Description: SAM riboswitch aptamer (S box leader) from Neptunitalea lumnitzerae, 113 nucleotides, folded computationally. Its mean pLDDT, the model's own confidence on a scale to 100, is 80. The model forms 97% of the base pairs in the Rfam consensus.
[in-house]
């Protein structure tokens, strides 16, 4: 790089460089931004995948539950911002407002050659 699992409406800022763009791509919508966007940098914070302690279970060790934050990662605007293709329902009736569930894409963590 490929895949395989989960998970994804919770949650968590300050400073300092910097100087017009951001919000993953395309399209549309809307929203962030000279009362400082992206980006780097510090420190701090959320969370709890990975992991630690305990306890049941258990052939193994495995699986569940609770608790933890020292290290690895991730994260710190708004569901993953929404919608876009399939679909349930309702309402309209040359089309429009909402809604159920899935799909594809995506992040992110483990574990894969």
């Nucleotide at each position: 790089a490929u895949g395989u699992u989960a998970u994804c409406a919770a949650g968590a800022a300050a400073g300092g460089c910097g100087g017009a763009g951001g919000g993953a791509a395309u399209a549309g919508a809307c929203c962030c931004u000279g009362u400082g966007a992206a980006g780097c940098c510090u420190u701090g914070g959320c969370a709890a995948c990975c992991c630690u302690u305990u306890a049941u279970u258990c052939u193994u060790u495995u699986a569940u539950a609770a608790a933890g934050a020292a290290g690895g990662u991730g994260c710190u605007a708004a569901a993953u911002u929404c919608u876009a293709c399939c679909u349930u329902g309702u309402u309209a009736c040359u089309u429009u407002a909402c809604u159920u569930g899935g799909a594809u894409a995506g992040a992110u963590a483990a574990c894969u050659a």